Small-subunit ribosomal RNA, central domain from Bacteroidetes bacterium GMDsbC3, 345 nucleotides, folded computationally.
Its Rfam family is "Bacterial small subunit ribosomal RNA". Rfam links the family to the GO terms structural constituent of ribosome and ribosome.
The full RNA is in RNAcentral, with records from Greengenes.
Model confidence (mean pLDDT): 88 of 100.

Context: one part of a larger RNA
RNA sequence: UUGGGUUUAAAGGGUCCGUAGCGGGCCUGUAAGUCAGGGGUGAAAGUUUGUGGCUCAACCAUAAAAUUGCCUUUGAUACUGCAGGUCUUGAGUCAUGGUGGGGUUGCCGGAACAUGUGGUGUAGCGGUGAAAUGCAUAGAUAUCACAUAGAACACCGAUCGCGAAGGCAGGUGACCAACCAUGUACUGACGCUGAUGGACGAAAGCGUGGGUAGCGAACGGGAUUAGAUACCCCGGUAGUCCACGCCGUAAACGAUGGAUACUAGCUGUGGGGACUUCGGUCUCCGCGGCCAAGCGAAAGUGAUAAGUAUCCCACCUGGGGAGUACGUUCGCAAGAAUGAAACUC
Numbered sequence: 001u002u003g004g005g006u007u008u009a010a011a012g013g014g015u016c017c018g019u020a021g022c023g024g025g026c027c028u029g030u031a032a033g034u035c036a037g038g039g040g041u042g043a044a045a046g047u048u049u050g051u052g053g054c055u056c057a058a059c060c061a062u063a064a065a066a067u068u069g070c071c072u073u074u075g076a077u078a079c080u081g082c083a084g085g086u087c088u089u090g091a092g093u094c095a096u097g098g099u100g101g102g103g104u105u106g107c108c109g110g111a112a113c114a115u116g117u118g119g120u121g122u123a124g125c126g127g128u129g130a131a132a133u134g135c136a137u138a139g140a141u142a143u144c145a146c147a148u149a150g151a152a153c154a155c156c157g158a159u160c161g162c163g164a165a166g167g168c169a170g171g172u173g174a175c176c177a178a179c180c181a182u183g184u185a186c187u188g189a190c191g192c193u194g195a196u197g198g199a200c201g202a203a204a205g206c207g208u209g210g211g212u213a214g215c216g217a218a219c220g221g222g223a224u225u226a227g228a229u230a231c232c233c234c235g236g237u238a239g240u241c242c243a244c245g246c247c248g249u250a251a252a253c254g255a256u257g258g259a260u261a262c263u264a265g266c267u268g269u270g271g272g273g274a275c276u277u278c279g280g281u282c283u284c285c286g287c288g289g290c291c292a293a294g295c296g297a298a299a300g301u302g303a304u305a306a307g308u309a310u311c312c313c314a315c316c317u318g319g320g321g322a323g324u325a326c327g328u329u330c331g332c333a334a335g336a337a338u339g340a341a342a343c344u345c
Base pairs, nucleotide, nucleotide: 004316005315006314007299008298012313014200015199016198017197021192022191024087025086026085027084028083029082030081032080033079034076035075036074037073038072039071040070041069047065048064049063050062051061052060053059090190091187092186093185094183095182096181097180098179099178102176103175104174105173106172107171108170109153114148115147116146117145118144119143120142124135125134161168162167205246206245207244208243209242210241214240215239219235220234221233222232257312258311259310260309261308262307265290266289267288268287269286270285271284272283273282274281275280294301295300318345319344320343327338328337329336330335
C1' cells in the first nucleotide's frame, strides 16, 4: 500500500463557511467515454505452443500464437458525458401565524456583601476539631438611619428552552439573525460534502488604558505535623470586571464528522397544526426515558443508531522514546501548529 477500522481497545478535525469530488424525474439530439464488426500497424531477437537439426541437452532452425497497445472506418445507444427542452418531490423564496436565558448595544431595578458618616450601646468580637495570628476602650462585634462603590442576578428553574460550536438567565427599549408550523403562492436541481483557505472559538495568559465590593494564584502570618514549601485559620498582590488588540488551546465530550433514504412499539415533555362525542385521536419540528428486530468483544446502542445502504471529508496501524528533537510557519511573550529518528521492550 491493500485490507480492516475510528463511543469505551490506536483512531472524528473545537465549530461553521467555502474551490476541485459526488448528485432528482421525463423527453429530444449528439456519439466523447463505453460496446460490436472490418482494415492498418504493433521491426528483429526474446516469450509461449507445435515440428525439425546437432547421438541427448544446452544451443539452433522453422511455423503458429501472443504482442493485453495505437490509428482508422462502419455500426449500437442501456449507462456516464455534452447540448437543448420540460417537471416538482430535493433545495430555496414569499405570505400568514408563532417560539426562545440566540447575538450586539443603551437605560433602569431590588436583595446581599463592603466601606464611609451619624445615632444607640459596652467588652469583647472573630475563627476552629481545638486554638492562635487578626479586629476592639483612639469604643469594635451587635443594632438603626443615610450615603458611596463594584460585581453577580435568589425565588420562577425543569429530567426545560435557544445557539454551528464555544456558550447564553434580573427588568426594559432599539437593532441584527435564526428556527418552527400552515399555504391549491413563486423559482425550477439552484443540491450534498469539502483538501488548501477564511471566520468564530471556554478558562487561563499577554499588551494599552480604566475599574476593583466580594473572591483570590503568588506572598506574609497563625495552626497541624517528625517535617507541612499542603489540607484548616487571619490577611493579601496579579487576576476575576470594562474598552480595544492579541493568544487559538480544553475530558472544546454524546470521548460518537456531515448529508440523505429506509427499518416494530410504549411513555413523558417544549413549540405549532387538524379533528373532537371535550375523554381524547391524528400530525409536523425538537428534547428525554424504556425496549422489538438488528448490531456489538462486552458494557451497551436501538428512528436523536453504535441497524440497513449511498456520497464526501478527517483520522488510526504495538508500548516507551514523544506530542519530544530538528527544520519551518504563526505569536509581543507564554507558547501554538506541523512533527521524526536512534535506542529499548